This is a predicted structure of a 464-nucleotide part of an RNA (small-subunit ribosomal RNA, 3' major domain) from an uncultured bacterium. Its Rfam family is "Bacterial small subunit ribosomal RNA". RNAcentral holds the full RNA, with entries from ENA and SILVA.

Context: one part of a larger RNA
RNA sequence: UGACGGGGGCCCGCACAAGCAGUGGAGUAUGUGGUUUAAUUCGAAGCAACGCGAAGAACCUUACCAGGUCUUGACAUCUCCUGAAUAGCCUAGAGAUAGGUGAAGCCCUUCGGGGCAGGAAGACAGGUGGUGCAUGGUUGUCGUCAGCUCGUGUCGUGAGAUGUUGGGUUAAGUCCCGCAACGAGCGCAACCCUUAUUAUUAGUUGCUACGCAAGAGCACUCUAAUGAGACUGCCGUUGACAAAACGGAGGAAGGUGGGGAUGACGUCAAAUCAUCAUGCCCCUUAUGACCUGGGCUACACACGUACUACAAUGGCACUAAAACAGAGGGAAGCGACACCGCGAGGUGAAGCAAAUCCCGAAAAAGUGUCUCAGUUCGGAUCGCAGGCUGCAACCCGCCUGCGUGAAGUCGGAAUUGCUAGUAAUCGCAGAUCAGCAUGCUGCGGUGAAUACGUUCCCGGGCCU
Numbered sequence: 001u002g003a004c005g006g007g008g009g010c011c012c013g014c015a016c017a018a019g020c021a022g023u024g025g026a027g028u029a030u031g032u033g034g035u036u037u038a039a040u041u042c043g044a045a046g047c048a049a050c051g052c053g054a055a056g057a058a059c060c061u062u063a064c065c066a067g068g069u070c071u072u073g074a075c076a077u078c079u080c081c082u083g084a085a086u087a088g089c090c091u092a093g094a095g096a097u098a099g100g101u102g103a104a105g106c107c108c109u110u111c112g113g114g115g116c117a118g119g120a121a122g123a124c125a126g127g128u129g130g131u132g133c134a135u136g137g138u139u140g141u142c143g144u145c146a147g148c149u150c151g152u153g154u155c156g157u158g159a160g161a162u163g164u165u166g167g168g169u170u171a172a173g174u175c176c177c178g179c180a181a182c183g184a185g186c187g188c189a190a191c192c193c194u195u196a197u198u199a200u201u202a203g204u205u206g207c208u209a210c211g212c213a214a215g216a217g218c219a220c221u222c223u224a225a226u227g228a229g230a231c232u233g234c235c236g237u238u239g240a241c242a243a244a245a246c247g248g249a250g251g252a253a254g255g256u257g258g259g260g261a262u263g264a265c266g267u268c269a270a271a272u273c274a275u276c277a278u279g280c281c282c283c284u285u286a287u288g289a290c291c292u293g294g295g296c297u298a299c300a301c302a303c304g305u306a307c308u309a310c311a312a313u314g315g316c317a318c319u320a321a322a323a324c325a326g327a328g329g330g331a332a333g334c335g336a337c338a339c340c341g342c343g344a345g346g347u348g349a350a351g352c353a354a355a356u357c358c359c360g361a362a363a364a365a366g367u368g369u370c371u372c373a374g375u376u377c378g379g380a381u382c383g384c385a386g387g388c389u390g391c392a393a394c395c396c397g398c399c400u401g402c403g404u405g406a407a408g409u410c411g412g413a414a415u416u417g418c419u420a421g422u423a424a425u426c427g428c429a430g431a432u433c434a435g436c437a438u439g440c441u442g443c444g445g446u447g448a449a450u451a452c453g454u455u456c457c458c459g460g461g462c463c464u
Base pairs, nucleotide, nucleotide: 007464008463009462010461011460012459013458015454016453019418020417021416022415023414026308027307028306029305030304031303032302033301034299035298042053043052064294065293066292067291068290069289070288073124077123078122079120080119081118082117083116088101089100090099091098092097106115107114108113126283127282129281130280131279135277136276137272138271139270140268142266147186148185149184150183151182152181153162154161155160166177167176168175192260193259194258195257197228198227199226200225201224202223203222206218207217208216210215231254234248235247236246237245238244310411314370315369316368317367318366319365328359329358330357333352334351337348338347339346340345377408382403383402384401385400386399387398388397424446425445426444427443428442429441430440
């Protein structure tokens, strides 16, 4: 100078309290540990690993294992030789490959050569092998916390101090006042995007006051470009004649309006050599490369994260014309509509490279029934029959119908999230993707309760 204290003072945060809904008990999904295994590839490890890398393991992916194969190599550059090579077909094989056959017969050219393919020799290739404690880059975290520093000056023998402390105030080292300090930088805030109001301009594919349609129009809805608007600007009270706080007016919006992007100096030898790059070390007929099959999906058990429930604020049936979104996606695609099928789905097929066509709500509401039970709750598990994708669903996909009908009656100690269009609840879309979503990322519908307060728990900031 820091750090720490079951020292003190001040302050903040869903930190506690006040509430709401959960987790911990059940079943299942998923990740992890452990165990098992020929292999169950590797990494991540308190918060900040564990629905994490993985926005999607049947083959591929794939890095692992078994077996079968190759050795200048699956991939790159260089030298020499040849002019074909490849596709297709046949045979053997699990395939990789090997043998045979082989239509057409090299292409470009500045005539030097180049492209492509095969062969030879080596220089070399190759490595998801090791080291994240050799590194770059990227990321997490404290923390969107309000801090971290510098120049000159001054003080101190010096390390250093001062400024940055103090009195107020703020979300804020935000601002005001004071002061041996005066200034400045990185942070804060603002500038950016979005949402809430409105004006102008522009109206097609959008919209419709004109009875339908056409036509016409752009008032409205909406779309998207430019503006306006909010600044403690105005009034009052308090305050130190300050900064500011509180109340009010006007206003769509009021004191940072809501949300996002944005993450200072640094900390954790934090994470990553398996995104990538890279030093050093190691392998080089193998730790490289190809193929088939298996594994990553095992299962006494333990933990995390979710989904579905235990029911009446509910389940089921119907509503024959049943109601209402937003944001997205669509050409090897979205697929209306019609018919077939109980259904998953199938057949035909209009339109649409999309404000035009298509994918498309559920909860809610209405009526009836069930009457508190392991049930008309719950749906695991299993059997049978089918559908779809795909060379291929045995290991190991998803879906449908019929039957079966497990645990579970609200969960111990403990523990999590959330302060408003939030929690809770309801569905929809997208990425990945042939197929596969209870995950993730977005989107809207319905829509609460509570906050006296800061004694205590946890974390953080300032002074001492």